[in-house]
Context: one part of a larger RNA
């Protein structure tokens, strides 16, 4: 000094921290959704009216739930098993690369087609689920047109060590999607609508930026030589494949190289760092919480989708384990938050809220968010406060001791005068909230006083919590222990015991006067803690 544990003890608050062991197995709930302003369809229950009692219509409601489609699910959260490695740190390279959403610049969004889920229906299956037939939409899917530009192969020039860079020429290839709101200036119908106009959000192609990554390299950081030789895709070349991209990354052929006592190869151990602890420093030890990077997600393997994964709460295969079964077959993965069993010396609530911060989706309202904000438990740590203050000598009683006079506990108590932190009662009561929708005013766009949009002003919302805090009342009343006292080391006597019982970190105490054992009185140290154990310096 500690993420500690154990023993004795324990009043309050603030801020932190809390499975170091079994990367053991997990009941239950929640932890990733959202968009109707992309699309088609659309209930039941309930209420009302009518009824021939069969039902019909209206409201709820174009609502719920589901489906197609888009974006997100690769973030956030957990863990440290593996890894001695370009994994990490640091400094560089990429003339060998990618980057959805976001920003900037300058363009475009024309015209067509065929399907399919949902749904309906017929079936199979215990279930999970599946099959056939029929219908339908889109910002889903597929052609066509156009091509500034990009890409492909080719020619010329420039920079450069090197062109897959830049400029230029003639060929070839490659796009798109609409939705919402508003308006009538032009055109057409006719009096508010459109194929017209405006606007917002989108879509396509290109260049640049930003952000985030991929790959490569120098250097740096563990132990064992009782590990001395290792290596065949091995080392290099040519060509090809593959990738966003270099490369034996992979393959064919050719050559025989490459690494190593400056420690190769092998074995053991280990996530790395900023940091943390210690120390005057140099060092040594360490890598909890917080932050950055990496790796993993029951074990092993694989790819799909996608800008991004070889994907914790996605898919497939194999394995172990658990569960369901109608025995044919299926389902699952807490190293997310709580929680359970187990292991262990040992580590918490199956809490509240999206009010704030942040994230996803959405035009927005909003929805989701065990991230997060809070609360609960634990003296686990640090810090602060209290357990009273002043006065009070017949030095009371009592205890212990005594040389029997006394000494000591000791101003300690009692008594008297005060105070009210914490506790209890009553009343008031926050900061954290910034703004959003909507409204007012002033601008911009426009044909327009619509609409949209910029500024300003106004304008909801608090889990914590009736908490913090403030005021008043109440009574010294309810709140001190633990270890030690032979030397080291601050602190001494009596009694008991008699090498016994016991103590002990080291030296060592105890065999009849023990300051060392046990008890008592007294003292010393620290104090809501004090000791012991463990580990590090």
């Nucleotide at each position: 000094a500690c993420g500690a544990a154990c023993g004795u003890u324990a009043g309050c608050g603030g801020c932190g921290c809390g499975c170091u062991u079994a990367a053991c197995a997990c009941a239950u709930g929640c932890a990733a959704g959202u968009c109707g302003a992309a699309c088609g369809a659309g209930a039941a229950a309930g209420g009302g009216u009518c009824u021939u009692c069969g039902g019909a219509c209206c409201c709820c409601g174009g609502u719920a739930a589901a489906g197609u489609g888009g974006c997100g699910c690769a973030c956030g959260g957990g863990u440290g098993a593996g890894u001695a490695a370009c994994a990490c740190g640091u400094a560089g390279g990429u003339a060998a690369c990618c980057u959805a959403c976001c920003c900037c610049a300058a363009g475009g969004c024309g015209g067509g087609g065929g399907a399919u889920a949902a749904c309906g229906u017929u079936c199979c299956g215990a279930a999970a689920g599946g099959a056939g037939c029929g219908c339908u939409a889109a910002u889903a899917c597929c052609g066509c047109a156009u091509a500034a530009g990009a890409c492909c192969a080719c020619g010329u020039c420039c920079u450069g060590c090197a062109a897959c860079g830049g400029a230029u020429g003639a060929g070839g290839u490659c796009a798109a999607a609409g939705u919402g709101a508003g308006c009538c200036u032009c055109u057409g119908u006719u009096u508010a609508c459109a194929a017209g106009c405006u606007u917002a959000c989108g879509c396509c192609a290109u260049g640049g930026g930003a952000c985030g990554g991929g790959c490569c390299u120098g250097c740096g950081g563990c132990c064992c030589a009782u590990c001395a030789g290792g290596u065949a895709g091995u080392u290099g070349g040519u060509g090809a494949g593959g990738u966003a991209a270099u490369g034996g990354c992979u393959c064919a052929c050719c050559a025989a190289g490459c690494c190593a006592u400056a420690g190769a190869c092998g074995g053991g151990u280990a996530g790395c760092u900023g940091g943390u602890c210690u120390g005057a420093g140099a060092g040594g030890a360490u890598g909890a919480u917080c932050a950055g990077c990496c790796a993993c997600a029951c074990u092993g393997g694989a790819a799909c989708u996608g800008a991004g994964a070889c994907a914790c709460g996605g898919u497939c295969c194999a394995g172990a384990c658990u569960c369901c079964u109608g025995c044919g077959g299926g389902a699952g993965g807490c190293a997310g938050c709580a929680g359970u069993g187990g292991g262990g010396a040992a580590u918490c609530u199956u809490g509240c809220g999206c009010a704030a911060u942040g994230g996803g989706c959405g035009a927005a309202a909003g929805c989701c968010u065990g991230a997060c904000g809070c609360a609960g438990c634990g003296a686990c740590g640090c810090c602060g406060c209290g357990u009273g203050a002043g006065u009070g000598a017949u030095g009371a009683a009592g205890g212990c001791u005594u040389u029997a006079g006394g000494g000591u506990c000791g101003u300690a108590a009692a008594g008297c005068u005060c105070u009210g932190u914490g506790g209890g009662g009553a009343g008031g009561g926050a900061c954290g909230a910034a703004u959003a929708a909507g409204g007012g005013c002033c601008g911009g766009u426009u044909a327009a006083u619509a609409g949209c949009u910029g500024g300003u002003u106004u304008g909801a919302u608090g889990a914590c919590g009736g908490u913090a805090c403030c005021u008043c009342c109440u009574u010294a009343g309810c709140a001190a222990g633990c270890a030690c006292c032979g030397g080291c080391u601050a602190a001494c006597u009596c009694u008991g015991u008699g090498c016994c019982a016991g103590c002990a970190g080291c030296c060592g105490c105890g065999g009849u006067a023990a300051u060392a054992c046990a008890g008592a009185g007294g003292g010393u140290g620290c104090a809501a803690a004090c000791g012991u154990u463990g580990u590090u310096c």
A computed fold for a 537-nucleotide part of an RNA from an uncultured prokaryote, annotated as small-subunit ribosomal RNA, 5' domain.